[in-house]
RNA sequence: ACCGAUAAAGGCAAACCACCCAAAAGGAUGGGACGCAAAGCCAUGGGUCUAAGGCUCUAAAUGAGCUAUGAUUGCCAGGUUGCCGAAG
Numbered sequence: 001a002c003c004g005a006u007a008a009a010g011g012c013a014a015a016c017c018a019c020c021c022a023a024a025a026g027g028a029u030g031g032g033a034c035g036c037a038a039a040g041c042c043a044u045g046g047g048u049c050u051a052a053g054g055c056u057c058u059a060a061a062u063g064a065g066c067u068a069u070g071a072u073u074g075c076c077a078g079g080u081u082g083c084c085g086a087a088g
Base pairs, nucleotide, nucleotide: 002088003085004084011036012035016031017030018029020027021026034074040080041079042078044077045076046075047072048071049070053067054066055065056064057063
């Protein structure tokens, strides 16, 4: 250094609940723990979710379709920083 233990010291916190923000996806805070060795950080590439606004369809729409500039890093990859130290 790679790597990651039925190790140690610590850390984070899914679902769900309360409340707030948001058009929504989703997010903040508190409770709560399914899990996590980067589940620290960065939306850069891909994926996924949403569709306010815009465009299209329609006689018309409050209906339908498309669209990210919105969201997700606890989907994957990449970048970057970092605690501990058994075996190999």
c-di-GMP-I-GGC riboswitch aptamer from Desulfovibrio sp., 88 nucleotides, folded computationally.
The source organism's lineage runs through Bacteria, Pseudomonadati, Thermodesulfobacteriota, Desulfovibrionales and Desulfovibrio.